This is a predicted structure of an 85-nucleotide RNA (c-di-GMP-I riboswitch aptamer) from a Desulfobacteraceae bacterium. The organism belongs to Desulfobacteraceae, within Bacteria. It matches the Rfam family "c-di-GMP-I riboswitch aptamer". Rfam links the family to the GO term cyclic-di-GMP binding.

[in-house]
RNA sequence: AAAGUGAAAGGGCAAACUCGUUGAAAAGCUGAGACGCAAAGCCAUAGGUCUAAAGCUGAAAAGCCAUGACAGUAUGGUUGCCGAA
Numbered sequence: 001a002a003a004g005u006g007a008a009a010g011g012g013c014a015a016a017c018u019c020g021u022u023g024a025a026a027a028g029c030u031g032a033g034a035c036g037c038a039a040a041g042c043c044a045u046a047g048g049u050c051u052a053a054a055g056c057u058g059a060a061a062a063g064c065c066a067u068g069a070c071a072g073u074a075u076g077g078u079u080g081c082c083g084a085a
Stems, first nucleotide, its partner, number of pairs: 012037002018031001020029003035072001041078006048070003055064003
């Protein structure tokens, strides 16, 4: 010097539950909340999970279906705060 690892400090994000609200629902958004996270920042891809309005099938009950949604799943790329042992 480089690489791995990441104490401490200052911060960041924010699960479950929940108020209000949007939505057919899944779920989203605001507030509250804080289980956790060194990328639980962003992008892409892959698979996964949830819902079924409309549509199709059915005598009915129901079934199928994403164009709807979720990830704190994985891989890759990329950006970022500090720097003890």